[in-house]
RNA sequence: GUCUCCCAUGCGGCGUUAUCGCGUGAACCUCCCCAGGGCCGGAAGGCAGCAAGGAUAAGCGGGCUCUGACGGGUGCGUGGGAGACCCA
Repeated sequence: GUCUCCCAUGCGGCGUUAUCGCGUGAACCUCCCCAGGGCCGGAAGGCAGCAAGGAUAAGCGGGCUCUGACGGGUGCGUGGGAGACCCA
């Protein structure tokens, strides 16, 4: 100096997955908004609030573009160790 193997490590790639992103998602059991109707009031107005509507949780479904985690008969490096060979 060359090659092989082992360990660690950086970046990348691939795969899996979710605490990432998407969809769905609560008769009651959440939140918002509350037609009608109800209650208070002489009235003005106020109060609670069902349905519908909206949002979201768990869950479910599918995804890997981003982010995270994990993995390898993964690519290129870096550091360390072992061995073989070559040159002086």
Predicted 3D model of an 88-nucleotide RNA (Bacterial small signal recognition particle RNA) from Glycomyces sambucus. Its mean pLDDT, the model's own confidence on a scale to 100, is 78. Rfam family: Bacterial small signal recognition particle RNA. A reference for the family is Rosenblad et al. (2009), "Kinship in the SRP RNA family", RNA Biol. It is annotated as a non-coding RNA gene.